[in-house]
Source information
SAM riboswitch aptamer (S box leader) from Oceanobacillus kimchii, 105 nucleotides, folded computationally. The source organism's lineage runs through Bacteria, Bacillota, Bacilli, Caryophanales and Oceanobacillus.
RNA sequence: UCUUAUCAUGAGAGGUGGAGGGAUAUGGCCCUAAGAAACCUCGGCAACAGGUUCUACAUAGGAUACUGUGCCAAUUCCAUCAAGCGAGUCGCUUGGAAGAUAAGA
Numbered sequence: 001u002c003u004u005a006u007c008a009u010g011a012g013a014g015g016u017g018g019a020g021g022g023a024u025a026u027g028g029c030c031c032u033a034a035g036a037a038a039c040c041u042c043g044g045c046a047a048c049a050g051g052u053u054c055u056a057c058a059u060a061g062g063a064u065a066c067u068g069u070g071c072c073a074a075u076u077c078c079a080u081c082a083a084g085c086g087a088g089u090c091g092c093u094u095g096g097a098a099g100a101u102a103a104g105a
Stems, first nucleotide, its partner, number of pairs: 001105007012042005020031003025080004043072003048068003051064005076098001081095006
């Protein structure tokens, strides 16, 4: 970089640190000196893949955090592009784009 799947669920304490953070850009909204990012320790969540196991002839489905990842404010925080619907310039729905994660190439 490409392909496929998922993205309305879920899950935080302590230490170091010292001003930012919520991917990027713009706008909004929010978190943050009652301590941001980052790092460390411990804890937890979760069936994406492997393992084990149950049902099933196969396809398939269920269970299980043992292994590899991932994650632990807010829908991927919301919008941006297109279409549709309703309606006084906004709301709703669907799809796309972008992104994240996993598995494969």
The sequence is in RNAcentral, with records from MGnify.